[in-house]
Molecule: c-di-GMP-I-GGC riboswitch aptamer
Organism: Candidatus Poribacteria bacterium
RNA sequence: UCUGAAAAAGGCAAACUCACCGCGAGGUGAGGACGCAAAAUCACGGGCCUCUUGCGAAGGCCGCCGGAUCGCCAGAA
Repeated sequence: UCUGAAAAAGGCAAACUCACCGCGAGGUGAGGACGCAAAAUCACGGGCCUCUUGCGAAGGCCGCCGGAUCGCCAGAA
């Protein structure tokens, strides 16, 4: 650097429920596991979503795709 998740040590936590925050998308905590080899971090690009009569502006989603940074184990070079 590439490949992989068979083994070992681990990790995260969808839907849903409760509480709180937010106009909202959604977020936080607890419970709970659909799944994940980066389901770690970053709204940087695309995309989707919210607010708005509309434009503009503002915001949300990294478990949609890509990118950047970092990273356990095994094998190969």